[in-house]
RNA sequence: AGGCCUAACACAUGCAAGUCGAACGGUAAGGUCUCUUGCAGGGUACACGAGUGGCGCACGGGUGAGUAACGCGUAUGCAACCUACCUUUAACUGGAGGAUAGCCCGAAGAAAUUCGGAUUAAUACUCCAUAACAUCUAUUUUUCACAUGAUUUAUAGAUUAAAGCUCCGGCGGUUAAAGAUGGGCAUGCGUGACAUUAGAUUGUUGGUGAGGUAACGACUCACCAAGUCAGCGAUGUCUAGGGGGUCUGAGAGGACGAUCCCCCACACUGGUACUGAGACACGGACCAGACUCCUACGGGAGGCAGCAGUGAGGAAUAUUGGUCAAUGGGCGCAAGCCUGAACCAGCCAUCCCGCGUGCAGGAUGACAGCCCUACGGGUUGUAAACUGCUUUUAUAUAGGAAGAAACUUCAGUACGUGUACUGAACUGACUGUACUAUAAGAAUAAGCACCGGCUAACUCCGUGCCAGCAGUCGCGGUAAUACGGAGGGUGCAAGCGUUAUCCGGAUUUAUUGGGUUUAAAGGGUGCGUAGGCGGGCCUUUAAGUCAGUGGUGAAAUCCUGCAGCUUAACUGUAGAACUGCCAUUGAUACUGAAGGCCUUGAGUAUAGUUGAGGUAGGCGGAAUGUGUAAUGUAGCGGUGAAAUGGUUAGAUAUUACACAGAACACCGAUUGCGUAGGCAGCUUACUAAGCUAUAACUGACUCUGAUGCACGAAAGCGUGGGGAGCGAACAGGAUUAGAUACCCUGGUAGUCCACGCCGUAAACGAUGAUCACUCGUUGUUGGCAAUACAUCGUCGGUGACUGAGCGAAAGCAUUAAGUUAUCCACCUGGGGAGUACGGUCGCAAGAUUGAAACUCAAAGGAAUUGACGGGGGCCCGCACAAGCGGAGGAACAUGUGGUUUAAUUCGAUGAUACGCGAGGAACCUUACCUGGGCUUAAAUGCAGAACGACGAUUUCAGAGAUGAAAUCUCUCUUCGGAGCGGACUGCAAGGUGCUGCAUGGUUGUCGUCAGCUCGUGCCGUGAGGUGUCGGGUUAAGUCCCAUAACGAGCGCAACCCCUAUUGUUAGUUGCCAGCGGAUAAUGCCGGGGACUCUAACGAGACUGCCACCGUAAGGUGAGAGGAAGGUGGGGAUGACGUCAAAUCAGCACGGCCCUUAUGUCCAGGGCUACACACGUGUUACAAUGGUCGAUACAAAGGGCAGCUACCUGGUGACAGGAUGCUAAUCUCCAAAACUGAUCUUAGUUCGGAUCGGAGUCUGCAACUCGACUCCGUGAAGUUGGAUUCGCUAGUAAUCGGAUAUCAGCCAUGAUCCGGUGAAUACGUUCCCGGGCCUUGUACACACCGCCCGUCAAGCCAUGGAAGCUGGGGGUACCUGAAGUCUGUAACCGCAAGGAGCGGCCUAAGGUAAAACUAGUUAACUGGGGCUAAG
Repeated sequence: AGGCCUAACACAUGCAAGUCGAACGGUAAGGUCUCUUGCAGGGUACACGAGUGGCGCACGGGUGAGUAACGCGUAUGCAACCUACCUUUAACUGGAGGAUAGCCCGAAGAAAUUCGGAUUAAUACUCCAUAACAUCUAUUUUUCACAUGAUUUAUAGAUUAAAGCUCCGGCGGUUAAAGAUGGGCAUGCGUGACAUUAGAUUGUUGGUGAGGUAACGACUCACCAAGUCAGCGAUGUCUAGGGGGUCUGAGAGGACGAUCCCCCACACUGGUACUGAGACACGGACCAGACUCCUACGGGAGGCAGCAGUGAGGAAUAUUGGUCAAUGGGCGCAAGCCUGAACCAGCCAUCCCGCGUGCAGGAUGACAGCCCUACGGGUUGUAAACUGCUUUUAUAUAGGAAGAAACUUCAGUACGUGUACUGAACUGACUGUACUAUAAGAAUAAGCACCGGCUAACUCCGUGCCAGCAGUCGCGGUAAUACGGAGGGUGCAAGCGUUAUCCGGAUUUAUUGGGUUUAAAGGGUGCGUAGGCGGGCCUUUAAGUCAGUGGUGAAAUCCUGCAGCUUAACUGUAGAACUGCCAUUGAUACUGAAGGCCUUGAGUAUAGUUGAGGUAGGCGGAAUGUGUAAUGUAGCGGUGAAAUGGUUAGAUAUUACACAGAACACCGAUUGCGUAGGCAGCUUACUAAGCUAUAACUGACUCUGAUGCACGAAAGCGUGGGGAGCGAACAGGAUUAGAUACCCUGGUAGUCCACGCCGUAAACGAUGAUCACUCGUUGUUGGCAAUACAUCGUCGGUGACUGAGCGAAAGCAUUAAGUUAUCCACCUGGGGAGUACGGUCGCAAGAUUGAAACUCAAAGGAAUUGACGGGGGCCCGCACAAGCGGAGGAACAUGUGGUUUAAUUCGAUGAUACGCGAGGAACCUUACCUGGGCUUAAAUGCAGAACGACGAUUUCAGAGAUGAAAUCUCUCUUCGGAGCGGACUGCAAGGUGCUGCAUGGUUGUCGUCAGCUCGUGCCGUGAGGUGUCGGGUUAAGUCCCAUAACGAGCGCAACCCCUAUUGUUAGUUGCCAGCGGAUAAUGCCGGGGACUCUAACGAGACUGCCACCGUAAGGUGAGAGGAAGGUGGGGAUGACGUCAAAUCAGCACGGCCCUUAUGUCCAGGGCUACACACGUGUUACAAUGGUCGAUACAAAGGGCAGCUACCUGGUGACAGGAUGCUAAUCUCCAAAACUGAUCUUAGUUCGGAUCGGAGUCUGCAACUCGACUCCGUGAAGUUGGAUUCGCUAGUAAUCGGAUAUCAGCCAUGAUCCGGUGAAUACGUUCCCGGGCCUUGUACACACCGCCCGUCAAGCCAUGGAAGCUGGGGGUACCUGAAGUCUGUAACCGCAAGGAGCGGCCUAAGGUAAAACUAGUUAACUGGGGCUAAG
């Protein structure tokens, strides 16, 4: 400083307007005086209840319901007006009368109150006199003006007044004039929304006359006329008091109208007048209504939107306080009285301002605590403690203002009562308040919000899409700076946050200051009304415009200076400002108005020319269909393929003739014409238009264009024709999972004509019309002109390309989307919705105009990079094709799923899991299950500590782990102890427990595909592009050429290893040609390095040479040479990245979890189960074979707990001996092949599963659950459906060998090794995968994408709707209070007049019909939006 914004809802109680005895009759109460016993009486120049009378009560105070209006604001006018109290001036103030309150008596009533009788006063009332400068009538004069007029002089006539009181000074009263103040009326301009309100009005608009008013006026009445308002928004509906101002804003504006000031309106609701100077009166009257209260039931009373206060309503707003001390008001001569106006106090952090809660020093950066940590520490933090200082504030005590000047009284001065002045005295609610001093002592005083970005401020814990947060984006699904808590920090501070509202930012309604090709937005097109805009020159005017001056723009507010409260808020004072309106005087460039002239805009004329321009008529040929006739015979037609269909009653085909309707091939085009829609055979008539040339005529006649009018494709509608072909609907046949479609066969409306409707289209150039200006290149079309034929000018149209400029970009670019001007139309996020309701049009279909609730945070444009396409181009790959061999059928092996189980441990799951982790589960492994135990088995360290051990041996119990018992038992010593050991305790461990979506490392896959990037430059507003594209070429982004790119990196290639040829060196354990020796035989021996081989270093291959092609790169060649020829073959090598791919169970590791157990030890079991399904393999089904016999040739590896020659035994697995070898020395060690015999096509001499018996070996142990051997048994299977896999040469196929793991082995697996050793590739159309370029995209977790509609469920708002319920306004009729006005014979009064009665008008009320409008109203119903994994 501010404080009911909601119920102008209802109000208990108190107060808010009285005063005057100096107007009056008086005396109820009180004071005082007096007489007094007094409850008594009297007086009073104290005072005063009630009453008469005067003034006031119309101010002050409250509220904002109504009002869209001359209500308000501003500026004017009244020649059309009023004004009490106040001021000035002039004149007057004489006389008379009758009543009536009160008082007294009586009466009625509960009360309020009322009635009757007697008597009385006045500044109450009445009458008479006097009076004009007043008023009226008549005549007359002056001056002036604005239409009626105003002003003024003079004369005559008529009308009208008063009140007293007194202290004798005056105060009052009456009339008239003037002033001041306050009001009344009229006018210009300004002052909300809705057109889904377009017509409104009958006292309405005007005139004449009259009435009425203070005054003008249809204000009212009689008559006359028919006007008046309205697209510059009338009327209606809704909303709202207006202004100064307040908030915001750079301003222009936008929103608002609390406090303070001005105006208006209202006073329970509606109406009415009275009184008065002033009211139609907040605290007056009457009537009606609603409500409340009293009542004796007969009747009465009331109005807080005055101040407090109560209830109610509401998110929400205070004390039933003090005083008239100041300021102001009323009355009064005054004292004074009254004053909820006012001044103060109380309540409220509601706002503004100021102040404080301490200041300085103080580091070992103290201890403790909380928190964090990498465990070192950090932080809280100079913070604290501690030292010094200060004392505002709070507390206590003491002092203590200003606001006070007057009035009045007293004294004095100026002349004498009275007036003026001076001095003194008197008066404070707030208040013992502000303020001042003293005292002690840091003492008495800090919270709130936030900390992901916007936005200043970060960590831990808890939670686990839960709980919750959120202004927006969004956060939360186990490591949350976003939730909750904590620590810390940041911001503001006696406040801080939230919510609501307004402005700003938002140029996001754009006047300042926007747009309309594609983002929302150009009307389908033209004509044209109103309106808006408008060419050149001259003159006039001065409306707009500009300037000066005057008036006004209240004060307060805002701004500036100064001043007063300690400062500030606040206040005072001065200035400026109030951007406005009015008047006046000038200026005249521009606009306007008026006049005159001009020709370039526009139009006309003449001549020429162009065209599918329009309307009506006539004609034509081709094609199609149909009919008739003929020829002719079995098919036609149709499709991807068919069928329906037509055809032996003769189709189709062919020929001739006839008819019908519709459309006009070629020319034909990037053409032409038209305003648009649109227009195409030829020709005739009528008609419109453009262009060019001439520059003859008119002389701005122009441009645009709301409303309006006309035209307006296709489809559709109406009436009547016509109907060949085509062909919605419909029928049939196909296709298909279905096929209400695409395809086929038919076919109605329609398509065609005439007339009439409809009025819409992606009616598009998605680009309104008109004028002017602005680089070029190149076509084409219609004219004119020049020239030598080459060439080339100009005007109009129509295309392409490209500059400047513009644009978000794409793009536009003299035919603009560039630069300007004018006018019109349209837009303002998406959806709801071009929907609903209402109106208009239409026969209908529908068109036009055209919302809201609700909902979302986007929708959209252009371009970019990817990805994708049953888009395109080029290319590659055992991708297809051509081949060979398999899988899928059988049996078995093995892995997986499933099932089962106490357990069948866990992981891997399209390609990229499934003979995978596992390169070897009987125990162990082992992680699983059952049962029995332990609380630390093992490692490490610290601390404590009984002890002398630890350990070994033996025995017993037990499934074992384990437990118990017995025996043996440390070192040194100064004897104090020390070392060592370790049962025990605490910390610490341990976990194949969880998370591969927290991770490291490793790996798979795309893919050994040719790609992926960077620097600088350049281009682009940018994302990005270029380089990396293009033409060639390559296995390759390999290389070459070209090139706004030039270079570079990771990939490719090469460098590495093996292999193919060869040389040199070396020559043992390997080799042996020649020489020698020896044996039954053998490089066995002496020797040798020639050869093979071994293993180190070299050579060699580079399109190097030749021919051809090519600019080059390179390609082609059964070329030459060469062991090898075009990366010779193979391996290692895997770019940027993708799949949250795999792995926490190999290892490591963050976090979480368990701790007498999820750790650990042991025994047994399980991982080996078995209706089934799948993958990968092995063996087969046999004669290219099986069996038996005989005879050859490898490579690469392994070996001492080993490989084992050789000998013996056994049918055999193997056993018993024995020798060599730590290995080019010894050993493991070949099979297919070749050769001979036999089997002869069969479930077999194929095939070997299964089962029985007997054994061998390993091992602590082969039951669950090993391998092997022998004898016997002898299953399925006779080449395998759909489908599918591998492989391009020493490859496939086939044959065996070795090794790792390992006691043994479920190995048919894996990884290597060699032997034998093919077939085929025309080719790239197709399938799969990939690379490059290009194109479309509404996709970007990227086609396994996105996404549409119905249905079902829930929620929300909304439209319709039989009805239902209100509301306000109007109309008609009825009734009609109070009251003004009016009429009036009976009653009252001497009279004036009154009562009573009647009339007009009217509030409220009632009745009636219809319209409008509203509803949280409604059975039912329509669509819309949102929601979850339907």
Model confidence (mean pLDDT): 82 of 100.
Predicted 3D model of a 1430-nucleotide RNA (small-subunit ribosomal RNA) from an uncultured prokaryote.
RNAcentral holds the sequence, with entries from ENA.